[in-house]
RNA sequence: CGUCCUGGAGAGUCCGGCAGGGGCCGGCGCCGACGGGGUAACACUCUCAGGUUCCGGGACAGGACG
Numbered sequence: 001c002g003u004c005c006u007g008g009a010g011a012g013u014c015c016g017g018c019a020g021g022g023g024c025c026g027g028c029g030c031c032g033a034c035g036g037g038g039u040a041a042c043a044c045u046c047u048c049a050g051g052u053u054c055c056g057g058g059a060c061a062g063g064a065c066g
Base pairs, nucleotide, nucleotide: 001066002065003064004063005062006061007060012028014027015026016025017024018023029052030051031050035048036046037045038044
């Protein structure tokens, strides 16, 4: 450094429409630990992307293997 496993935060499923159950799309608000910009540098900052029920993603941490 790579792979696998585990843990893993923050912020509405609010409004409208479709369906008429999950859900999807749009709007506004919000979050910020993937990434990106700014910065000497930063888990700081900006939110462009992204995220905002579950699922999933996820910086980072631990273990194993190469």

The prediction has a mean pLDDT of 79. Glycine riboswitch aptamer from Rubrobacter xylanophilus DSM 9941, 66 nucleotides, folded computationally.